This is a predicted structure of a 73-nucleotide RNA (transfer RNA) from a Candidatus Omnitrophota bacterium.
Model confidence (mean pLDDT): 83 of 100.
It matches the Rfam family "tRNA". Rfam classes the family as a transfer RNA.
RNAcentral holds the sequence, with entries from ENA.
Order: sequence, then structure tokens, then C1' cells
RNA sequence: GGGCCGGUAGCUCAGUUGGGAGAGCGCUACAUUCGCAUUGUAGAGGCCGUGGGUUCGACUCCCAUCCGGUCCA
Repeated sequence: GGGCCGGUAGCUCAGUUGGGAGAGCGCUACAUUCGCAUUGUAGAGGCCGUGGGUUCGACUCCCAUCCGGUCCA
């Protein structure tokens, strides 16, 4: 330098006909218990790596770019 894969909640990750942003764990409150754990219920938390473009509408399509992994040179 080039190819491919990945970047979504604190962590691990889902999310393709383009229209609802989600799960598990964690966190907070309440219930349960003598207390803890477990369990149950409710809740907070992300504008989807960044910038542009297409579109009525973009995590999703296109371009550029940054970071990580991997392969080739």
C1' cells in the first nucleotide's frame, strides 16, 4: 500500500423488503425474606465510529475517512 471482517446501552452481542432501536448480564427502586441470595415488577441508560450523499424516510443503500482484527505484498 491492497483485500476481507468488525465498530449499536457500562459489558457481551442481536437487529436485510429501508419505516418500532432491542436482548442477556450489570445498575436503581419496590415486592418477597428476620437478613442476604434467588425470584418477580417497574425504571434509568445508546440519536447506531465520524463526515457527506441518495430517499418522503437510512443502523440498514452509496462515497470518503478514523479505530481494531486478519490475510497478501